Predicted 3D model of a 482-nucleotide part of an RNA (small-subunit ribosomal RNA, 3' major domain) from an uncultured delta proteobacterium. The full RNA is in RNAcentral, with records from ENA, Greengenes and SILVA. Its mean pLDDT, the model's own confidence on a scale to 100, is 85.

Context: one part of a larger RNA
RNA sequence: UGACGGGGGCCCGCACAAGCGGUGGAGCAUGUGGUUCAAUUCGACGCAACGCGGAGAACCUUACCUGGGCUGGAAACCGUGCGAACCCUAUGGAAACAUGGGGGUGCCUCCUCUGGAGGAGCGCAUGUCCAGGUGCUGCAUGGCUGUCGUCAGCUCGUGUCGUGAGAUGUCGGGUUAAGUCCCUAAACGAGCGCAACCCCUGCCAUUAGUUGCCAUCGGGUAAUGCCGGGAACUCUAAUGGGACUGCCCCGGUUAACGGGGAGGAAGGUGGGGAUGACGUCAAGUCCUCAUGGCCCUUAUGUCCAGGGCUACACACGUGCUACAAUGGCCGGCACAAAGGGUUGCCAACCCGCGAGGGGGAGCAAAUCCCAAAAAACCGGCCCCAGUUCAGAUAGGAGUCUGCAACUCGACUCCUUGAAGUCGGAAUCGCUAGUAAUCGCUGAUCAGCAGGCAGCGGUGAAUACGUUCCCGGGCCUUGUACA
Numbered sequence: 001u002g003a004c005g006g007g008g009g010c011c012c013g014c015a016c017a018a019g020c021g022g023u024g025g026a027g028c029a030u031g032u033g034g035u036u037c038a039a040u041u042c043g044a045c046g047c048a049a050c051g052c053g054g055a056g057a058a059c060c061u062u063a064c065c066u067g068g069g070c071u072g073g074a075a076a077c078c079g080u081g082c083g084a085a086c087c088c089u090a091u092g093g094a095a096a097c098a099u100g101g102g103g104g105u106g107c108c109u110c111c112u113c114u115g116g117a118g119g120a121g122c123g124c125a126u127g128u129c130c131a132g133g134u135g136c137u138g139c140a141u142g143g144c145u146g147u148c149g150u151c152a153g154c155u156c157g158u159g160u161c162g163u164g165a166g167a168u169g170u171c172g173g174g175u176u177a178a179g180u181c182c183c184u185a186a187a188c189g190a191g192c193g194c195a196a197c198c199c200c201u202g203c204c205a206u207u208a209g210u211u212g213c214c215a216u217c218g219g220g221u222a223a224u225g226c227c228g229g230g231a232a233c234u235c236u237a238a239u240g241g242g243a244c245u246g247c248c249c250c251g252g253u254u255a256a257c258g259g260g261g262a263g264g265a266a267g268g269u270g271g272g273g274a275u276g277a278c279g280u281c282a283a284g285u286c287c288u289c290a291u292g293g294c295c296c297u298u299a300u301g302u303c304c305a306g307g308g309c310u311a312c313a314c315a316c317g318u319g320c321u322a323c324a325a326u327g328g329c330c331g332g333c334a335c336a337a338a339g340g341g342u343u344g345c346c347a348a349c350c351c352g353c354g355a356g357g358g359g360g361a362g363c364a365a366a367u368c369c370c371a372a373a374a375a376a377c378c379g380g381c382c383c384c385a386g387u388u389c390a391g392a393u394a395g396g397a398g399u400c401u402g403c404a405a406c407u408c409g410a411c412u413c414c415u416u417g418a419a420g421u422c423g424g425a426a427u428c429g430c431u432a433g434u435a436a437u438c439g440c441u442g443a444u445c446a447g448c449a450g451g452c453a454g455c456g457g458u459g460a461a462u463a464c465g466u467u468c469c470c471g472g473g474c475c476u477u478g479u480a481c482a
Base pairs, nucleotide, nucleotide: 001482002481003479004478005477007476008475009474010473011472012471013470015466016465019430020429021428022427023426026321027320028319029318030317031316032315033314034312035311042053043052064307065306066305067304068303069302070301073130078127079126080125081124082123083122086103087102088101089100090099091098092097107119108118109117110116111115132296133295135294136293137292141290142289143285144284145283146281148279153192154191155190156189157188158187159168160167161166172183173182174181198273199272200271201270203241204240205239206238207237208236209235213230214229217228218227219226244267247261248260249259250258251257323423327382328381329380330379331378332377339370340369341368344363345362349358350357351356389420394415395414396413397412398411399410400409436458437457438456439455440454441453442452
């Protein structure tokens, strides 16, 4: 000087408390451990591994296993020989591949032009310098990332103090979300962080008016901005305004600032996002990529078929659906936002109980389509039961995607109806348009979501307080630790 303390002081954070809803019990989904297996490829392991890399494992992917092939190789560069390229076709085979048969001479340049030579490109054979490796080392590395933590810290120059390590500044008194600001002070300044500048959202204005809008006028209809028209409103999207403790009162040291009030759409950082200092964990990644070293080189490379990653006594994590009446079922009837669409989204209409099929209009989209929002609301049935709750499991019949759904897809219909009556010890999230609850969209994607990323609808309860648990910041103290 740090680190640490079941030392002290001060202060924060859904840290506790106060509340609301969960997890832990059930069934299923998914990841992991374990076990099994020819293989169940690999990585990730307290927080910070475990719906993580996987934003899509039937083949492919694929790195694993079994079997069948290749060896200058699936792809790159150089040389030699033959054949132009190429097209059709046979046999064996699971394919990869192997072995044949037939046709066929283009393009560019040159020459002595029924032809010949050379070249580009392609195929086969061959040679070697080489290729190739998701093989090892993340404890050799770059890059990228997690984490403490959006915590308020981390440093430097000069000066001063100290023999020196170092200190001071950065401490102290206030204050703040903040090393934020004020005052004092051997310090004076500065940098990286904080804040602001950026994006979305909340109010207003201006400009603009189609594909969006419809207040007024006219026309038309069973009905609809449907038509003429309008530029008000909504909206769209560009530019501005607006909030700064600016104003008033009180407190405070006349300060920083705090409490209250006015006006205002908004008030003291308005709400949300992006943004992550010096560093820590030899944290993670050699399987994104790059890369040193080591290793393999008829194999640890490469091609193909099939299998596996989907196994199953069990254990854990994360979720979904429930156990019902604030509900289930039937009928009616509303109200979103944000997205996506040409190998695409697919309307009307017809067929089918349905998944879906037929059909073909429109739309490269404020125009057309996906598209039905759902909870809500209105009416009816159920009457507390393992039920008209719950839907696992199982049998049958189908649809769709795809070369192909057996291992191993999703969905539909009929039947079947399991556990489950609110969950031990323990444990998680959340302070407001939040939790809870309800649906919708997108990426990946042929197909496949209960996951993920977004979007809106409905919309709470509680916070006395900081004694305690956890994490953190500053000052101080002890130390046999570095």